[in-house]
Context: one part of a larger RNA
RNA sequence: CUGGGCGUAAAGCGUCUGUAGGUGGCUUGUUAAGUUAGAGGUGAAAGCCCCGCGCUCAACGUGGGAACUGCCUUUAAAACUGGCAAGCUUGAGAGUAUCAGAGGUAGGCGGAAUAACUGGUGUAGAGGUAAAAUUCAUAGAUAUCAGUUGGAACAUCCAUGGCGAAGGCAGCUUACUGGGGUAUUUCUGACACUGAGAGACGACAGCGUGGGGAGCAAACAGGAUUAGAUACCCUGGUAGUCCACGCCGUAAACGAUGCACACUAGAUGUCGGGUUCGCUACAGAACUCGGUGGCUUAGCUAACGCGGUAAGUGUGCCGCCUGGGGAUUACGGCCGCAAGGUUAAAACUC
Numbered sequence: 001c002u003g004g005g006c007g008u009a010a011a012g013c014g015u016c017u018g019u020a021g022g023u024g025g026c027u028u029g030u031u032a033a034g035u036u037a038g039a040g041g042u043g044a045a046a047g048c049c050c051c052g053c054g055c056u057c058a059a060c061g062u063g064g065g066a067a068c069u070g071c072c073u074u075u076a077a078a079a080c081u082g083g084c085a086a087g088c089u090u091g092a093g094a095g096u097a098u099c100a101g102a103g104g105u106a107g108g109c110g111g112a113a114u115a116a117c118u119g120g121u122g123u124a125g126a127g128g129u130a131a132a133a134u135u136c137a138u139a140g141a142u143a144u145c146a147g148u149u150g151g152a153a154c155a156u157c158c159a160u161g162g163c164g165a166a167g168g169c170a171g172c173u174u175a176c177u178g179g180g181g182u183a184u185u186u187c188u189g190a191c192a193c194u195g196a197g198a199g200a201c202g203a204c205a206g207c208g209u210g211g212g213g214a215g216c217a218a219a220c221a222g223g224a225u226u227a228g229a230u231a232c233c234c235u236g237g238u239a240g241u242c243c244a245c246g247c248c249g250u251a252a253a254c255g256a257u258g259c260a261c262a263c264u265a266g267a268u269g270u271c272g273g274g275u276u277c278g279c280u281a282c283a284g285a286a287c288u289c290g291g292u293g294g295c296u297u298a299g300c301u302a303a304c305g306c307g308g309u310a311a312g313u314g315u316g317c318c319g320c321c322u323g324g325g326g327a328u329u330a331c332g333g334c335c336g337c338a339a340g341g342u343u344a345a346a347a348c349u350c
Stems, first nucleotide, its partner, number of pairs: 004321003007304002012318001014201004021194003025088007033081002035077008049065006091191001092188003095184005103177007110154001115149007125136002162169002206247006215241002220236004258317006266295001268293010299306002323350003332343004
């Protein structure tokens, strides 16, 4: 390389948009590039293979044949692929009506709780733990009442629930805004799928500049525990956590399962819409489209398990794997302020 694979054994890029490329619905006509058939030319010799012959045999030599699976020219065919032309509506998109939602961005507002401060009441403890101590407190703490300030997060509702491409998103409200479902079948008429490079987004932590700082809390300090205790427990506590702008670009970024389409027994819960019945105050029943769960048939799987949301049966395209360690490494390139990220070996060894 071929072959075989990628839920858990090595292997699905964190996610999306999209360039080149690859692939592509139904019908008719045409063309003849691919395709198929015939003919001709060429495919050096030697070698390989087959049948003979010559060295005593063989190796070897030599004669003939076959083969050289290819290429070129030409004639013909027109099913399939491609090109061209014309059309179609099921794929795709648009329109109209309607619906659900923690989807996003910006502004405003709210209550509970923690903390601090001010004032009142009040007096000796409070706090903390397995037990203690560090700590706070007669300069009046803890407790309790009233008030003020400030920051962060939004209990119940909350769900096996919803939305989003993923990361993720939850108090209420306003503005702007993205996507989706259903019904209708009005319009366009294959406009599609995937997607190397590329671009955008991307939790936490971290970095830069400027704010903010209630609670929590790496580092750090002290008290305990202990043989020791650079920990677990306790008292404190700074970065950080929050905001604005700019970087970083990684995660068990997980469904450890790429995207799209088609087909393949059932029964059941739930969310959003529609039709019919019921009844119109509903509840509810049947059917149907779209999501989200648990169970299971066939089938698949090494097993576990998966099972119309496939890991079943197929098609298209992309990514990735090739024994363990060395190695999420070195060197070099690119990116970054840095931290580092990304791409990615070899010697050696089992």
The prediction has a mean pLDDT of 88. Predicted 3D model of a 350-nucleotide part of an RNA (small-subunit ribosomal RNA, central domain) from a wastewater metagenome. Its Rfam family is "Bacterial small subunit ribosomal RNA".